About this RNA: This is a predicted structure of a 596-nucleotide part of an RNA (large-subunit ribosomal RNA, domain I) from a Melioribacteraceae bacterium. Taxonomically the source falls in Melioribacteraceae (Bacteria, Pseudomonadati, Ignavibacteriota, Ignavibacteria). The coordinates come from a structure-prediction model, not an experiment, and the mean pLDDT is 81. It matches the Rfam family "Bacterial large subunit ribosomal RNA".

[in-house]
Context: one part of a larger RNA
RNA sequence: GGCACACGGUGGAUGCCUUGGCACAGAGAGGCGAUGAAGGACGUGACUACCUACGAUAUGCUGCGGUUAGAUGGAAAUAAUCUAAGACCCGCAGAUUUCCGAAUGGGGCAACCCUCUCCGAGUAAUGUCGGAGAAUCCUCAACUGAAUCCAUAGGUUGAGUGAAGCUAACCCGGGGAACUGAAACAUCUAAGUACCCGGAGGAAUAGAAAAUAACAAUGAUUUCCCUAGUAGUGGCGAGCGAACGGGAAACAGCUUAAACCUUCCAAUAUGUUAAAGAUCGUAAUCGUUGUAUUGGAGGUGUUGUGGGACCUUUUAGACUGAAUUACGAAUAAGUCGAGAAGUAAAAAAUUAUAUUAUUAGUCGAAUUUUUUGGAAAAUUAAACCAUAGAGGGUGAUAGUCCUGUAGGCGAAAAUAAUAUAACUUCUUGGAAAGUGUUCCCAAGUACCACGAAGUGAGUGGAAUUUUGUGGGAAUCUGCCAGAACCAUCUGGUAAAGCUAAAUACUACUCUGUGACCGAUAGCGCAUAGUACCGUGAGGGAAAGGUGAAAAGUACUCCUAAUAGGAGAGUGAAAUAGUACCUGAAACCGUGUGCUU
Numbered sequence: 001g002g003c004a005c006a007c008g009g010u011g012g013a014u015g016c017c018u019u020g021g022c023a024c025a026g027a028g029a030g031g032c033g034a035u036g037a038a039g040g041a042c043g044u045g046a047c048u049a050c051c052u053a054c055g056a057u058a059u060g061c062u063g064c065g066g067u068u069a070g071a072u073g074g075a076a077a078u079a080a081u082c083u084a085a086g087a088c089c090c091g092c093a094g095a096u097u098u099c100c101g102a103a104u105g106g107g108g109c110a111a112c113c114c115u116c117u118c119c120g121a122g123u124a125a126u127g128u129c130g131g132a133g134a135a136u137c138c139u140c141a142a143c144u145g146a147a148u149c150c151a152u153a154g155g156u157u158g159a160g161u162g163a164a165g166c167u168a169a170c171c172c173g174g175g176g177a178a179c180u181g182a183a184a185c186a187u188c189u190a191a192g193u194a195c196c197c198g199g200a201g202g203a204a205u206a207g208a209a210a211a212u213a214a215c216a217a218u219g220a221u222u223u224c225c226c227u228a229g230u231a232g233u234g235g236c237g238a239g240c241g242a243a244c245g246g247g248a249a250a251c252a253g254c255u256u257a258a259a260c261c262u263u264c265c266a267a268u269a270u271g272u273u274a275a276a277g278a279u280c281g282u283a284a285u286c287g288u289u290g291u292a293u294u295g296g297a298g299g300u301g302u303u304g305u306g307g308g309a310c311c312u313u314u315u316a317g318a319c320u321g322a323a324u325u326a327c328g329a330a331u332a333a334g335u336c337g338a339g340a341a342g343u344a345a346a347a348a349a350u351u352a353u354a355u356u357a358u359u360a361g362u363c364g365a366a367u368u369u370u371u372u373g374g375a376a377a378a379u380u381a382a383a384c385c386a387u388a389g390a391g392g393g394u395g396a397u398a399g400u401c402c403u404g405u406a407g408g409c410g411a412a413a414a415u416a417a418u419a420u421a422a423c424u425u426c427u428u429g430g431a432a433a434g435u436g437u438u439c440c441c442a443a444g445u446a447c448c449a450c451g452a453a454g455u456g457a458g459u460g461g462a463a464u465u466u467u468g469u470g471g472g473a474a475u476c477u478g479c480c481a482g483a484a485c486c487a488u489c490u491g492g493u494a495a496a497g498c499u500a501a502a503u504a505c506u507a508c509u510c511u512g513u514g515a516c517c518g519a520u521a522g523c524g525c526a527u528a529g530u531a532c533c534g535u536g537a538g539g540g541a542a543a544g545g546u547g548a549a550a551a552g553u554a555c556u557c558c559u560a561a562u563a564g565g566a567g568a569g570u571g572a573a574a575u576a577g578u579a580c581c582u583g584a585a586a587c588c589g590u591g592u593g594c595u596u
Stems, first nucleotide, its partner, number of pairs: 001595009015581001016545002020517002022514007029506002031166002039100003042055003046078001050074002061094006070082003105114003115134007136163002138160007170201001171199005181188001185235001211218002222249005232240002253498003256442001260299003264296007277286002279329006304476001306441004310436001311434005317336003337428006350422010361409003367382002371378001383400002385389001391403003447471007478493005532539002552580001555567004
């Protein structure tokens, strides 16, 4: 020096464990904010660095309800207190809630500085202190008020539970890449994706046919399955990629504009001899209480076997019944009765009662023993409960020890849903029929040309949809569509609007589940966006396990003396001693044997 064996050191693999994650399902909730949010700064404790909680009423205050014998958070110890006159704890409601932050009196290098007005405290007076108010825009109202007569712009004041800012994904709209693929690359693709901006809701969008079809028919929209990787499109490359129709989920339909009427309102014009006219008839009377036009408001009206208006006719619950006067007639408006609808749209709220649910809780069956052991839940023997043998804990593996589980019960207060009633609204002046040389039926619209976008479609023979530029109709004997275009036929009725459900998503709350992970895994974090890095935007870790219980080693000794160790003690165990479960390998030793 090598090999072997034994015993160690180092190291932290492995095994076991889980406080933490991951995914999904079902419910809920789907927003918060000038009544000052989200997020922070600084404070608040007897002692307090951090976290949590709270806000100068500061680890908290008040009321109501629940529960209970202990309590003063994580987090020990000490001190001092509270508590059956109910503390602490849990739930509901309220009070307080510094400063910054949309931040909003002005400023500002966020958490700071400096003002003004009114009211109050205080001072001899000023300084000082307390309370309230003072940003901008929008809407409405009032008062003022230029160029410029009226007016308007502008200004001032007041009112507003109006806006602003934040927020995970989902949704709609406006903009909109490149890498990449095409084995290069330019049309194309990636992709209307990423990203930016605007806007909204608990969903959003869409939506009651100017539809789809094809000689048969369907009957708003949305979503899913099929149709179908089909028809198509495509440097006919790479690729992209429908619809009709069928089957399901869910179902819901409506309102205006116009024609026409108005004895409602405003402006303008006209008019006082007179006229038109003043609901109709007769007679009077009026005629700046009229008439005409325009605008507003109210009524009517809403459709495609075209509809409506106007005109005519018929029919109809009761009563009352104005207009310049009298009489008569008819009507507007109203009342009662009858009927219907609504708080999801078609107009819009609110209240009461009941039920259910949520936000605290509560009752809840049944076992002893022998042996081993540090410890019984193991084992032995004999029992019991079960609408409960899910799970977790307890000194090893517990239906019957604890907590729970099955199954029941429960709310002073708040919230939500449902039902009923109040309440509100509507109809009952509508309906039917008829006639037509009458009127209306959404205009810079439809459509056309050019340039684009979109569709499965890249301009093509290219319809349909959207529209930048230019042209530019018709009103039912009208107009649009049915894939250039024309004819026949068929379907529909554009240029105004509203609309629940089926669908999408999950930052957040509750419950549950897992052929999901088990500390190099699982979220980046068993917690941390911390330590640390960076001027900054930003990047971003590592790190779990004594024991059943700290019983965490009193006391003595060694010593180079806050280290480390030897005794002693605790404990089942200390080779479980906080560098703590197990404790592999690499690596480093000690001893013995064999060998060179």